[in-house]
């Protein structure tokens, strides 16, 4: 200086964003508590989105159940008001981002056992996954497993070279240790359903109240 990409992620929210709320995430400061340290793992805090590598390889299992959930819709009961049939204000009714569990399955890679001359093949483990999309079907990677590499810290324990009468003290080098967010409760797509309205049926209640869910309509 130039192409390309991206501007934290998710739901609401107008609906093309946005601000604004919820919930998660790093970053800063903090208690606690593993650990020789780097740094984890549990909580609180205040603003904020700068920064968070590559590259090979896997793709099944996708099933039966069950327990939370704020933002936010609605306002029946039940308040409060007061120009008496209206306004307001309440979730314990919903809707839902999503937090979780217990049986049962699962690709490669890993343990252990048995076969097997070898390839490998068959049991059973740990991780992880699958349950868990907008009802759902397929397809393909990655933010997923799995195996390597790079960057960075740290150096317990190994090496190398001192000081010190000794207990011991402090240098440099090494990673078998760590660190490189989240988001897959459908991410990229093809497809399907859905959206508004009408009718019907559930739910609610006294009662065709709303919000809500549903139909081979």
């Nucleotide at each position: 200086c130039a192409a390309c990409a991206g501007a934290c992620u998710u739901a609401a929210g107008c609906c093309a964003c946005g601000a604004u709320u919820g919930a998660g995430u790093g970053c800063c400061c903090u208690g606690g508590u593993g650990g020789a340290a780097a740094u984890g793992c549990c909580g609180g805090g205040a603003g904020u989105a700068g920064a968070a590598c590559u590259g090979c390889u896997c793709a099944a299992a996708u099933u039966c159940g069950g327990g939370g959930a704020a933002a936010g819709c609605u306002a029946a009961c039940g308040g409060u008001c007061g120009u008496c049939c209206g306004a307001c204000c309440c979730a314990a009714g919903c809707c839902a981002a999503u937090c979780c569990c217990g049986a049962g399955c699962c690709a490669a890679g890993c343990c252990g056992c048995u076969c097997g001359a070898u390839a490998g093949a068959g049991c059973g483990g740990a991780a992880g996954g699958u349950g868990u999309a907008g009802a759902g079907a397929c397809u393909a990677g990655a933010c997923g497993g799995g195996c390597a590499g790079c960057a960075u810290c740290u150096a317990a324990g190994g090496g190398c070279a001192g000081g010190g009468c000794a207990a011991c003290c402090a240098g440099c080098c090494u990673a078998u240790g760590a660190u490189g967010a989240a988001g897959g409760g459908a991410u990229a797509g093809u497809c399907c359903a859905g959206a508004c309205c009408c009718c019907a049926a559930a739910c609610g209640g006294c009662g065709c109240a709303a919000a809500u869910u549903c139909g081979c309509g």
The RNA shown here (Group I catalytic intron) has 217 nucleotides and comes from Hyphococcus sp. The model forms 81% of the base pairs in the Rfam consensus. Rfam family: Group I catalytic intron. Its family is annotated with Group I intron splicing in the Gene Ontology. From the family's description: Group I catalytic introns are large self-splicing ribozymes. They catalyse their own excision from mRNA, tRNA and rRNA precursors in a wide range of organisms. The core secondary structure consists of 9 paired regions (P1-P9). These fold to essentially two domains - the P4-P6 domain (formed from the stacking of P5, P4, P6 and P6a helices) and the P3-P9 domain (formed from the P8, P3, P7 and P9 helices). It was read from a public genome assembly, where an Rfam model found it.